[in-house]
């Protein structure tokens, strides 16, 4: 600090995911030790039981109980001590301790403030005098089940009252109000009361400023906001009440909803900044729910009280008790959280003089790897590299010095002995605890696991599964070779833990203050005015609010850093510093922002004077079409289409020709030209008006720029009201096209369209690009207007200002592109973005007469959607070549019968493969048996074949039974090579155990080999340049060829793979060699048949020849082209053979080889028979006809190239023939096959289903073989089917080609041979040209990459998922309003009552009870207002391997898409009216 992943690849954008740290965690799993922390995050749910606030007898009256002591005779009385007990009275139970429900608000935080109170505690001044009357408790009576009472009478006080007194309070004063207590001690003295003043600490109030989320919450408030009076309070205050007055908050978001305790900190972060508020400290709030008050210095009170209210208990049914969010525990919830534990030893806290006793605050153990930290599981030595496991190329490597074995240690364990600090102090006093620690002893002894291992990420093989089972953060993986499932072996990482799950921060500059965007990726309002409100030119003052500096005060401790220190270190823990951005105060400064003042003129504006315009609304006039009517002339048609029809026309159309008449819209000028804010704006003219630029430079002096909210205007459509209506024309209707055709096209045609007067408020309303300023090179070119030159004028030419284009420098941009009109540098303002989709939907507002428009979510769901720009393919894009591709021709295929290959059926089997071109007379160059795989039967199991062990035997042969053959049984004969005499080779037979074998599976595990693009011209390399990059250039452009073949040109230079050449055949020649081949000259035969020659032919071999070399045109003076010469051949001289880099998962496991799998007395091997030859049909290939350019007869000619000894076979002869018999000759230029057919000469036939064709079918025959029935081939004679040139559609062929005609091989015993290979002979036509169909190359364009057999839209039809609407139904939160009104405070009070004071008394004063008002909690009743669940049924939506229906987009996509809009359709969509190029 980055990686993954969109795409064939590349850059961008832009979510989505991973590494990183963290938790009060949880689950899995596995576990030694210690130390420190730490532990109900959910039910503020219910709680059994124990505890958790008492204390104080030195305030007080009694009770009880022990002792003592005194008295008594004794019961028993006093006396004093010591405990203990309830009551009366003090003082604490407002603290500690808990929980975070509520609460958005002066609760908290921070900073300040005045108009209060304060028990205990500190300082300090004063005092406590004199009387007085009850009430517990006690005692007796008595109610109750019980909790708890009632009456009578007695009694103390530091309880309770009077009077007096006062440096205190009220009040201007006169005056009035108002206090105390003792108690302990022998005694000093001690603790205590009471009234003042100060002060610590606490508590209440009142305020600046901060403090989550929503505008689909915008208005909200009546005691509300303020005054005066009354009242209240510690204290200010509408705090409360009566009156008055109408005010008070609110886009800097009041109200209302919905969350939520706050901080100090604490996680993260490089910081800014984001998340969170457990444990700890500080404030707040609450103590079953709600209301209330009492009492007291403090409470409206967690373990106090009333009342309601819901729970639970207990009863004797009358009543009554309760509140763990104290500390353990329980039960429930839940992924999940601890003992019904010691001790008051220290630390603390209330009481008390004290001793003391209380204190589940606290001290402390226990339980849990929940966390952080330290420590251990041993160290060293040890190769025969044991054995084992698991790989394996079988040879080894590896687990692995690891273990065993040798040898040391003892942290920890176990045992046993000593033993603290923590205790403040004179002594006593430890819960932890015999604990910490420490000595000694024993012994390797008691102790290691989890995850991973396909990239991201450290780490590889085997086995088992086989799109199953599973895995998975993301990409993805798995269809029989899985490093990605599961086990194993081995590796990595990490460790008493790992791993996973869940959250939070980072990464994420993915909400950007530091630090994004907005022309095309998401994102500039359709476009002006302007409010608030941000922002503002320059000069000189003044002030200090921002601003800057000093200084002061606080911002708690603790945590964070930092230093030092204690626990062996460390986690932890003490001590001190620094640190604290903030608030607030005080002094000063005074440049800059803002305030006051005052000039100033550059921005802005006004006035003047030119000027150019489809700017805008009113009237007013025009001519050219077009359509109707009228009326003529005329007479068959018009019109319309890709063809057509509908339509219109003898009732006279269209066509012409003259008149009226109506409504819209202005042709040429017309321009990348003007105007305007934008939409938009064009016939001419006449007032009217609004803006702009130019000119000069009078004025006024910052008046500016932007703008939320608000306001105007806003194409086409549509809506409402009139009236108009010619063309056009949604909708409709009709004709057509189509598989349909709600379209495209054709004929009609309504609303619209125009106009007036309203509405609407939106477009691709686009430059898809806000506005304002100001800088930053030029060149060109056009409108306005000036100025210089010049001029009568009008050019010319130079320059200024506004505007409107092009091209381009820097820069900028992802990249196209922008580029003084900027997307470039820079300032202000506004408006908008935050992944795709669902969705511009829903819901709720607001607006609209409706259509509808603004505003505008989420639940679900996916890993991308997307922008530019690259390469390839493709287009019913485009432009430029080509090629028997069209086009001119010749001859066929499809029709018929026959052959053959396939498909289909059938079949016991029809053995496999091979399926568009590029399968199909093709594997197979030959299926009767063998081939052979196929299918019946009948046999064999180490095997028909291959190495190796062991035994017997020569081996081979002949004979016979039996079987279909294999096979089995029997007999007989037979003694071989080598030899070191032991045996040993080959061969047969038996056995035994490794093994043989498979034409069984995969050509989608694979090699090799082939097809096909294509014999089509293309396809790469280096360097170099250019581009972020993927690419690109060179290979493209301009010529030219068959060729990316050549050339000149150019940021390319070169180069190898394709091309061509180099090899073969064939045409000409020359040489050389002449046998089996030739024979011109001389000799000779029957005959080159011999001698002879080797010229000729021919044959083998080497060599010359062609290369645009010449030639004059032509192109660029070039490559070449077209034409001549000369030559056997002329521009590749014809033909082969040769086939870049790639494509089809192309074909082949069945040639062969090969992985893996599969079978092993069978899927292997042997046999015999069958079968591949079936036959209703369809397709390819053929070969043979349909005939007179012919058939038959017959007679005559001329070849090439091959083959032959298990062969060709002359000849003679038999047989009509196929053939049979004979067997010369050849191992071939010698002999043979052999007859060359077409042709030519003749005869017959005369256009007929024929003297055509020749298939079928019987019947004799012959051939080859063990065998010809399934199934051969040939003859001879007999039969004589279909077929008269073949619908639609298609194949070959550009010259020695097509056609046409015989000859030969190979395989092979024969042959189904009409195939295939190859020879030779005869031997044409026709090519205008590249318009179209097919294929192909090259630039380009604009999609798709499984690449158009591409992608891809919408209905319907089936699951499944959230979700709106819904008659309604349930609940729950708030508020109003109206009844009822519990306890309470406060007020009243003529009823009842009453110790203390007054009063001689009557009797007052005061209290108390009861009533009675005001308030008032639940409750009730009513309509509302938010929300949640729920609901017959409905809408739409999203997801889902092969559903149905069409083809709407993406190529010009086949009617160019797309937006707004109305209309109409099964659906996608048409169409109508505007706009726009994406």
């Nucleotide at each position: 600090a980055g990686a993954g992943a969109u795409c064939g690849a590349u850059c961008c954008u832009g979510g989505c995911u991973c590494a990183g740290g963290a938790u009060g965690a949880a689950c899995g799993u596995u576990g030694g030790a210690g130390g420190c922390a730490u532990g109900c995050u959910u039910a503020a749910c219910a709680u059994a039981u124990g505890c958790a606030a008492g204390u104080c007898a030195g305030a007080u009256g009694g009770g009880a109980a022990a002792c003592a002591c005194a008295g008594g005779a004794a019961a028993c009385u006093g006396u004093g001590u010591u405990u203990c007990c309830a009551g009366u009275g003090g003082u604490g139970g407002a603290c500690a301790g808990g929980u975070g429900a509520g609460u958005a608000a002066c609760g908290c935080g921070u900073a300040a403030g005045a108009a209060c109170c304060u028990g205990c505690c500190c300082u300090u001044g004063g005092g406590a005098g004199g009387g007085g009357a009850a009430c517990a408790a006690c005692a007796g009576c008595u109610c109750g089940a019980a909790a708890c009472g009632g009456c009578u009478g007695c009694u103390a006080a530091u309880a309770c009252c009077c009077c007096a007194u006062a440096g205190g309070c009220u009040g201007a004063g006169g005056a009035g109000c108002a206090a105390a207590a003792g108690g302990a001690g022998g005694a000093a003295u001690c603790c205590g009361c009471c009234c003042g003043a100060g002060g610590a600490g606490g508590c209440g109030c009142u305020c600046g400023u901060a403090u989550c989320u929503g505008a689909u919450u915008a208005u909200c408030u009546a005691g509300u906001u303020g005054g005066u009076g009354g009242g209240g309070c510690a204290a200010u205050a509408g705090c409360u009440u009566a009156c008055c007055a109408a005010g008070g908050c609110g886009a800097u978001g009041a109200u209302c909803a919905g969350u939520a305790g706050u901080u100090g900190g604490u996680c993260c972060g490089a910081g800014a900044g984001g998340a969170u508020g457990a444990u700890u400290a500080g404030c707040c709030a609450c103590a079953c729910u709600u209301g209330g008050a009492c009492u007291g210095a403090g409470a409206c009170a967690c373990g106090a009280c009333c009342c309601a209210g819901a729970u639970u208990c207990c009863u004797a049914c009358g009543g009554g008790a309760g509140g763990u969010a104290g500390c353990a525990g329980u039960g429930g919830g839940g992924a999940a959280u601890u003992u019904u534990c010691c001790g008051c030893a220290a630390u603390u806290g209330g009481c008390a003089a004290a001793a003391g006793a209380c204190u589940g605050a606290u001290g402390g153990a226990g339980c849990a790897a929940u966390g952080c930290c330290u420590c251990g599981u041993g160290g060293a030595g040890g190769u025969a590299g044991a054995a084992g496991g698991a790989c394996c190329a079988c040879g080894g490597g590896u687990c692995a010095u690891g273990a065993a074995c040798u040898u040391c240690u003892u942290u920890u364990c176990c045992c046993a002995g000593a033993g603290a600090a923590g205790a403040a102090g004179a002594a006593a006093u430890g819960a932890c605890g015999g604990u910490a620690u420490u000595u000694g002893g024993g012994g390797a002894a008691u102790a290691a696991g989890c995850a991973u291992c396909a990239g991201c990420u450290a780490a590889c093989u085997c086995u088992g599964u086989g799109c199953c089972a599973a895995c998975a953060g993301c990409u993805g993986c798995g269809g029989u070779a899985a490093u990605a499932u599961a086990g194993a072996g081995g590796a990595u990482g990490c460790a008493a833990g790992c791993a996973u799950u869940a959250u939070c921060c980072g990464a994420a500059a993915u909400g950007a203050u530091u630090g994004g965007g907005c022309g095309u990726a998401a994102a500039a309002c359709a476009u002006c005015u302007g409010u608030a409100g941000g922002u503002g030119a320059a000069u000189u003052u003044u002030u200090a609010a921002g601003u800057c500096c000093a200084c002061c005060g606080u911002c708690a401790a603790a945590u964070c850093c930092c230093a030092g220190g204690g626990c062996u270190c460390a986690a932890c823990c003490c001590u001190g510093g620094a640190c604290a951005g903030g608030c607030a105060g005080u002094a000063g400064a005074a440049a800059c922002u803002a305030c006051c003042a005052a000039g100033c003129u550059g921005g802005a504006g006004u006035a003047c004077g030119a000027u150019a315009g489809g700017g805008g609304a009113a009237g007013a006039g025009g001519a050219a079409a077009u359509u109707u009517c009228c009326a003529g002339u005329g007479g068959a048609g018009u019109a319309g289409u890709g063809a057509a029809a509908u339509g219109c026309a003898u009732a006279g159309a269209g066509a012409u020709c003259g008149g009226a008449a109506a409504g819209a819209a202005c042709a040429c000028c017309a321009a990348c030209a003007a105007c305007g804010a934008a939409a938009g704006c064009a016939c001419u003219c006449u007032g009217c008006u609004g803006g702009g630029c130019c000119g000069a430079c009078a004025c006024u002096g910052a008046c500016a720029c932007u703008a939320a909210g608000a306001g105007a205007c806003g194409a086409a459509a549509u809506c409402u009201a009139g009236g108009g209506g010619a063309g056009u024309g949604a909708a409709u209707g009709g004709g057509a096209u189509u598989a349909g055709a709600u379209a495209c096209c054709c004929c009609a045609g309504u609303a619209g369209u125009a106009c007036u007067a309203g509405c609407c408020g939106u477009a691709c309303a686009u430059g898809a690009u806000g506005g304002a300023u100001a800088c930053u090179a030029g060149g060109c070119a056009c409108u306005g207007u000036g100025c210089g030159u010049a001029u009568c004028a009008a050019c010319c030419u130079g320059u200024g200002c506004a505007g409107u284009g092009c091209u381009g420098u820097a820069g900028c941009u992802a990249a196209c592109g922008c580029g003084u009109u900027a997307a470039g540098u820079a300032u202000c303002c506004u408006g908008c973005c935050u992944a795709g989709g669902g969705a511009g939907u829903a819901c709720g507002u607001u607006c609209g007469c409706a259509a509808g428009a603004a505003u505008g979510a989420a639940a679900c769901u996916c890993a991308a959607a997307g922008g530019a720009a690259u390469u390839a393919a493709u287009g019913g894009g485009g432009g430029c070549c080509u090629g028997c591709a069209c086009a001119a021709g010749c001859g066929g295929u499809g029709g018929a019968g026959c052959a053959u290959g396939u498909g289909g059926u059938u079949u016991a089997a029809u053995u496999c493969g091979a399926u568009g071109c590029a399968a199909a007379g093709a594997u197979a160059a030959g299926a009767a048996c063998c081939u052979u795989a196929c299918c019946a039967g009948g046999g064999c199991u180490u095997g028909a074949c291959a190495u190796a062990c062991c035994g017997c035997g020569a081996a081979u042969c002949c004979u016979c039974u039996u079987a279909a053959a294999a096979g089995a049984g029997a007999g007989g004969g037979g003694c071989g090579c080598c030899u070191g005499u032991g045996g040993g080779a080959a061969c047969g037979c038996g056995g035994a155990c490794a093994c043989a074998g498979g034409u069984g599976g995969u050509g989608c595990a694979u090699g090799g080999c082939u097809g096909u693009u294509g014999u089509c011209a293309g396809a790469u390399c280096a360097u170099g340049c250019c581009g972020u990059a993927a690419g690109g250039u060179a290979u493209u452009g301009g010529g030219u060829u068959a060729a990316g073949u050549c050339c000149a040109g150019c940021a390319a230079u070169g180069a190898g793979c394709g091309c061509a050449a180099c090899c073969c055949u064939c045409g000409u020649g020359u040489u050389u060699a002449g046998u089996u081949u030739c024979c011109a000259u001389c000799a000779u035969u029957a005959a080159g048949u011999u001698u002879g020659g080797a010229a000729c032919c021919c044959u083998g071999a080497a060599c010359a020849g062609a290369c645009u070399g010449c030639u004059g045109g032509u192109g660029a003076u070039a490559a070449g082209c077209a034409g001549g010469a000369g030559g056997a051949a002329g521009g590749u001289g014809a033909g082969g053979a040769u086939g870049a880099u790639g494509u089809c998962a192309a074909g082949u496991c069945a040639u062969u080889a090969u992985g893996c799998c599969c079978c092993u007395u069978a899927u292997g091997c042997c046999c015999u028979g069958g079968g591949c030859g079936a036959c209703a049909c369809a397709c390819g290939u053929g070969a043979u006809a349909c005939a007179a350019u012919g058939g038959c007869c017959g007679a005559g000619a001329c070849a090439a190239a091959g083959g032959g000894u298990c062969g060709c076979g002359a000849u003679c002869a038999c047989g009509c023939g196929a053939g049979g018999g004979u067997g010369a000759g050849c191992u071939a230029a010698c002999c043979c096959u052999a007859a060359a057919a077409a042709c030519c000469c003749a005869u017959c036939c005369u256009c007929a289903g024929u003297u055509u064709g020749u298939a079928u079918u019987g019947c004799a025959g012959g051939c080859u073989g063990c065998a010809a029935c399934u199934u051969g081939c040939c003859u001879c004679a007999a039969u004589g089917a279909a077929g008269u040139c073949g619908g639609a559609a298609u194949c070959g062929c550009u010259a020695a080609u097509a056609a046409u005609u015989g000859c030969u091989g190979g395989u092979c015993a024969g042959c189904c041979a009409u195939a295939c290979g190859g020879c030779g002979g005869u031997g044409a036509a026709u090519u205008c040209a590249u318009u179209c169909c097919c294929a192909g190359a090259c630039c380009u364009u604009g999609u798709c990459a499984c690449a158009c057999c591409g992608c891809c839209c919408a209905u319907c039809a089936c699951a499944c998922u959230a979700u709106g609407g819904g008659a309604g139904c349930u609940g729950g939160c708030c508020a109003u309003g109206c009844c009822u009104g519990a306890a309470g405070u406060c007020a009243u009070u003529a009823c009842c009552u009453u110790a203390c004071c007054c009063g001689c008394a009557a009797g007052g004063a005061g209290g108390g009870g009861g009533a009675u008002g005001c308030c008032g909690a639940a409750g009730g009743c009513a309509g509302g207002g938010c929300u949640a669940g729920u609901g017959a049924u409905u809408g739409g939506a999203g997801u889902a391997a092969a559903g149905u229906c069409g083809u709407a987009a993406c190529a010009a996509a086949g009617u160019u898409g797309c937006c707004g809009u109305a209309c109409u359709g099964g659906a996608a969509g048409g169409u109508g009216c505007g706009g726009u190029u994406g």
Notes:
Small-subunit ribosomal RNA from Jaltomata sinuosa, 1478 nucleotides, folded computationally. NCBI's taxonomy places the organism under Eukaryota, Mesangiospermae, eudicotyledons, Solaneae, Jaltomata. Its mean pLDDT, the model's own confidence on a scale to 100, is 83. The sequence is in RNAcentral, with records from SILVA.